[in-house]
This record gives sequence, structure tokens and C1' cells, in this order.
RNA sequence: UGAACGAACAGGCAAACCCAGGGCGACCUGGGGGCGCAAAGCCACAGAUCUCCCCCGCGGAGAUGGCUGGGCUGCCGAA
Repeated sequence: UGAACGAACAGGCAAACCCAGGGCGACCUGGGGGCGCAAAGCCACAGAUCUCCCCCGCGGAGAUGGCUGGGCUGCCGAA
């Protein structure tokens, strides 16, 4: 130094719930909060789940990246 790995440290993210706002809805944004996370960073590419619409066929438009896989990138440094 690299790979693998995950003890410690620094910094980071932020579930439920509450408040305010947005959306028909799934859900989202901000504040509080902190269950957890080494990719809980990014990408709706494949699958999955969910919502709405319809001419009812998995047809159309969406939501979830903190559901699984895939791609790209990345902090710290003991055994």
C1' cells in the first nucleotide's frame, strides 16, 4: 500500500412516534426524536411489495433504495 475483515476513534445516515406542510393515494419534504446502519451513499436495471386510473389485459401512471439481486463510488484502521 492492496485485498479481506469489523474492535476502537473521528465524522456520517436516521426507524417507530409527535408537530407543520404537500399528494386522490402508496408516500414525500422540513423540525423534533433515535430503532438501527460500514455502504441505511448514488442509480427504479431485474425481481418483490404497495397506490391510483382504465377500454379489466399484469394495460397505463406512480411509490418504496432502511425488501432481494445487479452496477458505480466511498470514511476510519486494531486483531